[in-house]
RNA sequence: GUUUCAAAGAAAGCGCCGGGACUUAUUGGCUGCCCAAUAAGUUGACGAGGUCAGGGUUUAUCGAGUGAUCGGCGGGUGCCCUGCGGCUGACCACCGUUAGCUACCCUACAAAACCGAAAAGCGAUUUUCGGGACAAAGGGGGAGCAGGUCGAAAA
Numbered sequence: 001g002u003u004u005c006a007a008a009g010a011a012a013g014c015g016c017c018g019g020g021a022c023u024u025a026u027u028g029g030c031u032g033c034c035c036a037a038u039a040a041g042u043u044g045a046c047g048a049g050g051u052c053a054g055g056g057u058u059u060a061u062c063g064a065g066u067g068a069u070c071g072g073c074g075g076g077u078g079c080c081c082u083g084c085g086g087c088u089g090a091c092c093a094c095c096g097u098u099a100g101c102u103a104c105c106c107u108a109c110a111a112a113a114c115c116g117a118a119a120a121g122c123g124a125u126u127u128u129c130g131g132g133a134c135a136a137a138g139g140g141g142g143a144g145c146a147g148g149u150c151g152a153a154a155a
Base pairs, nucleotide, nucleotide: 014074015073016072017071019070020043021042022041023040024039025038026037027036028035029034046063047062048061052083053082054081055080056079057078084096085095086094089150090149091148092147100145101144102143104141105140106139107138114131115130116129117128118127119126120125
């Protein structure tokens, strides 16, 4: 370097599923497009925003929606502790590199949804393409608030 085999990884509003819901087939009830069992399947959160490092912890932000987006499991950029960093003359507090809090005013952005089409599937349904409106957190502005401690070259 090449080949073969095995294992692992690929995601982070993300992944998975024995409940539930739904589909098909068979059987039974029974005849109503209903119910039950078995088998094989489908579905199960729509985006925006969010990670200094290590450890711990778990119902970890925001809105959209025709609301099963039910329920459960795992993870996680949340939170806590420590360290580091920002702020400060310095320390506590606060914050996290756009490194203080608050409301007010102004202002921006999404995807699903929905409409149309194609492909796969008996089907539930899935994937893709085109069209397509609308958020909040957020951003900007000025304003207000911004505590306690030390006390002068040092922490």

A computed fold for a 155-nucleotide RNA from Caloramator sp., annotated as glmS glucosamine-6-phosphate activated ribozyme aptamer. Taxonomically the source falls in Caloramator (Bacteria, Bacillati, Bacillota, Clostridia). Its mean pLDDT, the model's own confidence on a scale to 100, is 76. The sequence was found by an Rfam model in a public genome assembly.